[in-house]
Molecule: Bacterial RNase P class A
Organism: Phenylobacterium sp.
RNA sequence: CCAGACGGCCGGGCGGUCGCUCCCGCCCCCAGGGGCGGGGGAGGAAAGUCCGGGCUCCACUACGACAUGGCGGCGGGUAACGCCCGCCGGGGGCGACCCCAGGGACAGCGCCACAGAGAGCAGACCGCCCCGGCUGCGGCCGGGGCAAGGGUGAAAGGGUGCGGUAAGAGCGCACCGCGGACCCAGCAAUGGGGACGGCACGGCAAGCCCCGCCAGGAGCAAGACCGAAUAGGGACCUCGCGCCGGAGCGAUCCGGCAGGACUGUCGCAGGUCCAGAGGUCCGGGUAGGUCGCGAGAACCGUUCAGCAAUGGGCGGUCCAGAGGAAUGAUCGCCGCGCCCGCUCCGGCGGGCGGCACAGAACCCGGCUUACAGGCCGUCUGGUUUC
Numbered sequence: 001c002c003a004g005a006c007g008g009c010c011g012g013g014c015g016g017u018c019g020c021u022c023c024c025g026c027c028c029c030c031a032g033g034g035g036c037g038g039g040g041g042a043g044g045a046a047a048g049u050c051c052g053g054g055c056u057c058c059a060c061u062a063c064g065a066c067a068u069g070g071c072g073g074c075g076g077g078u079a080a081c082g083c084c085c086g087c088c089g090g091g092g093g094c095g096a097c098c099c100c101a102g103g104g105a106c107a108g109c110g111c112c113a114c115a116g117a118g119a120g121c122a123g124a125c126c127g128c129c130c131c132g133g134c135u136g137c138g139g140c141c142g143g144g145g146c147a148a149g150g151g152u153g154a155a156a157g158g159g160u161g162c163g164g165u166a167a168g169a170g171c172g173c174a175c176c177g178c179g180g181a182c183c184c185a186g187c188a189a190u191g192g193g194g195a196c197g198g199c200a201c202g203g204c205a206a207g208c209c210c211c212g213c214c215a216g217g218a219g220c221a222a223g224a225c226c227g228a229a230u231a232g233g234g235a236c237c238u239c240g241c242g243c244c245g246g247a248g249c250g251a252u253c254c255g256g257c258a259g260g261a262c263u264g265u266c267g268c269a270g271g272u273c274c275a276g277a278g279g280u281c282c283g284g285g286u287a288g289g290u291c292g293c294g295a296g297a298a299c300c301g302u303u304c305a306g307c308a309a310u311g312g313g314c315g316g317u318c319c320a321g322a323g324g325a326a327u328g329a330u331c332g333c334c335g336c337g338c339c340c341g342c343u344c345c346g347g348c349g350g351g352c353g354g355c356a357c358a359g360a361a362c363c364c365g366g367c368u369u370a371c372a373g374g375c376c377g378u379c380u381g382g383u384u385u386c
Stems, first nucleotide, its partner, number of pairs: 001382010012334007020041009043357001047368002050366005055219004068215005073087005088102001089100004103210002108208002110204003125150002127146008158176006177199001178197002182193004223291004233282007242257006259274005296318001298317008335355001336353007
């Protein structure tokens, strides 16, 4: 210098003018606001709402079981996690490094398409070998043995080599693989070792399932408080309370008739209820208002422990709280990008572009996704020079 891997950070700056929102202080004031001064005012993702928590209400009462859902190597971190760190195993890369839905296939059930003779208590298409017969000497037929080679497939009941055999075969042997014990190292996942066993036990659990662990439900429109007008509910007071007859001093009661409403029936019959007006008070809900609402798993610096994630100590700081929803508009200078002109190639001048992704809405820890441009650090491979 070129190519690359990993980690961290920034993501326009300064100033003027006019606004917006919240808080504090003072003043005015017709009590609803206004004025002045000071201070705070978007992000690394505020996003997706995918996980985990805080908080709130409901349910249950330790808890356990069942169902359903999620998670799944081991150890650690954490309030917790499906997150993070370290390690193990497998895969990829020359390498730095990256990727993995990474428990169980002797609990049981199921599946293994196409191709192929055969796909699960294997199988014989081509082929190899032996015997017998026939022959036109190329082979063919019958009986038997085999699974080395070919072929199919994602996968064909260990692999390579030597021996062995008629040809073959773990049939025998060596190495590799595999299996169940044993020994060693490690907290563990796991790794290593020497004997033994001739090899059985195929794959799929991102099919059902089994094992272990986790989870009660809903969410700030949670929830709490204050609370009109109007309508409706309740209590009390005043007035009123159909007609006829009877009883009673009276309030009132009884009977009949008429009316209305409801129920109910095909209809009739039957059953139940009995009205209105005004005033005072009470309680529930709605509109509206207030709280919840930001001093916390907080941030910055430093130090200690730890490989790290992270945790502890010490010091300092206070840092948005709106709610149809503020965080804006404009101008100047600088920075950046693009274009044009001039150039003594160092630059100079002019124009254009708010200039990446995107905007809080109860809060916090993660993950994922989007992102113009730029900065820093560590490391790998290659090349050149010394």